[in-house]
Source information:
Predicted 3D model of a 71-nucleotide RNA (transfer RNA) from a Candidatus Uhrbacteria bacterium. Rfam family: tRNA. About the family: Transfer RNA (tRNA) molecules are approximately 80 nucleotides in length. Its family is annotated with triplet codon-amino acid adaptor activity in the Gene Ontology. The coordinates come from a structure-prediction model, not an experiment, and the mean pLDDT is 82. It was read from a public genome assembly. Taxonomically the source falls in Candidatus Uhriibacteriota (Bacteria, Bacteria candidate phyla).
RNA sequence: GCGGGAUUAGUAUAAUGGUAGUACAGCUCUCUUCCAAGGAGCAAGCGCCGGUUCGAUUCCGGUAUCCCGCU
Numbered sequence: 001g002c003g004g005g006a007u008u009a010g011u012a013u014a015a016u017g018g019u020a021g022u023a024c025a026g027c028u029c030u031c032u033u034c035c036a037a038g039g040a041g042c043a044a045g046c047g048c049c050g051g052u053u054c055g056a057u058u059c060c061g062g063u064a065u066c067c068c069g070c071u
Base pairs, nucleotide, nucleotide: 001070002069003068004067005066006065007064010024011023012022013021018054026042027041028040029039030038047063048062049061050060051059
C1' cells in the first nucleotide's frame, strides 16, 4: 500500500428498511429480625460525517479504531 471482518446501554451480545431487545451490572420498591437469594419496576445504547428513501442500526460512499490475510 491492497483486500476482508467488527463497531449497538457500564459489560457481553441479538435484531435486518417501519417503536432497538435479552442477560449481567446500577437505582427504587417489596420480601426477610438483618444480610444474601427471590419478586416487581426504573434509567441507560445503534462509532462519526454525508447520500438514497415517505422512513436507515439495516442499503451506498467516505472516515476513525481494532482484528485477520496479502504485499